RNA sequence: GCGGAAAUAGCUUAAUGGUAGAGUGUCUCCUUGCCAAGGAGACGGUUGAGGGUUCGAUUCCCUUUUUCCGCU
Numbered sequence: 001g002c003g004g005a006a007a008u009a010g011c012u013u014a015a016u017g018g019u020a021g022a023g024u025g026u027c028u029c030c031u032u033g034c035c036a037a038g039g040a041g042a043c044g045g046u047u048g049a050g051g052g053u054u055c056g057a058u059u060c061c062c063u064u065u066u067u068c069c070g071c072u
Base pairs, nucleotide, nucleotide: 001071002070003069004068005067006066007065010024011023012022013021018055025043026042027041028040029039030038048064049063050062051061052060
């Protein structure tokens, strides 16, 4: 230099163009004599950044940042 992959909640990760979910975590409550385990609820997301297409974009297109892989 060329090609490919990944980036979404504190962490691990889903989502076929139609209001972004789950597990885990934190907090509160229930249960227990206490802890642990279990149960209920709440908290949490500019979907890496910028732009475009679209009535509507995590998803499609362009540029760009970081990381990883391969080729030279």

Predicted 3D model of a 72-nucleotide RNA (transfer RNA) from Coleochaete scutata. Its mean pLDDT, the model's own confidence on a scale to 100, is 81. It matches the Rfam family "tRNA". Rfam describes the family as follows. Transfer RNA (tRNA) molecules are approximately 80 nucleotides in length. RNAcentral records the identical sequence in 2 taxa. The sequence is in RNAcentral, with records from ENA.